[in-house]
């Protein structure tokens, strides 16, 4: 030092223009003699950062910054 993936809830991942969801955890309930399992319900996002397009950006452009991974 070049390319290329990837970066979203605590964890694991979805979603590729219309204001973000799923397991799984975590917190109430519900069942039970209890306990786990079911089932309800809730609480948890600056969507890596900065800027630009767009009437609107998690999505599209660029640049930075972490991670992975080829090349040299």
């Nucleotide at each position: 030092u070049g390319c290329g993936g990837u970066g979203u809830a605590g964890g694991g991942c979805a979603g590729a223009g219309g204001u973000a969801g799923c397991c799984c955890g975590u917190g109430g309930g519900u069942c039970u003699c209890a306990u786990a399992a079911u089932c309800c319900c809730a609480a948890g996002g600056u969507c890596a950062u900065u800027g630009g397009u767009u009437c609107g950006a998690u999505u599209c452009c660029a640049a930075u910054c972490g991670c992975c991974g080829c090349a040299a």

About this RNA: Predicted 3D model of a 72-nucleotide RNA (transfer RNA) from a Desulfurellales bacterium. The organism belongs to Desulfurellales, within Bacteria. It matches the Rfam family "tRNA". Model confidence (mean pLDDT): 84 of 100.